Record summary
The prediction has a mean pLDDT of 83. A computed fold for a 73-nucleotide RNA from a Candidatus Omnitrophota bacterium, annotated as transfer RNA. Its Rfam family is "tRNA". Rfam classes the family as a transfer RNA. Lineage of the source: Bacteria > Pseudomonadati > Candidatus Omnitrophota.

RNA sequence: GGGCGGUUGGCGCAGUUGGGAGCGCGUCUGACUUACAUUCAGAAGGUCAGAGGUUCAAAUCCUCUACCGCCCA
Numbered sequence: 001g002g003g004c005g006g007u008u009g010g011c012g013c014a015g016u017u018g019g020g021a022g023c024g025c026g027u028c029u030g031a032c033u034u035a036c037a038u039u040c041a042g043a044a045g046g047u048c049a050g051a052g053g054u055u056c057a058a059a060u061c062c063u064c065u066a067c068c069g070c071c072c073a
Stems, first nucleotide, its partner, number of pairs: 001072007010025004019056001027043005049065005
């Protein structure tokens, strides 16, 4: 330098037929307990890597950029 894959809450990930942003763990609050843990109920937490474009509408499609991994040279 070229090709491919990835980037979504604190962590691990789903969502690629373009229309509701979700799951598990964790965190917080309450119940339970003498207390802790377990369990149950509830809540907070996301500019969907960045920018631009297409569209009535973009995590999703297109272009460029950044970072990570693999392969080729």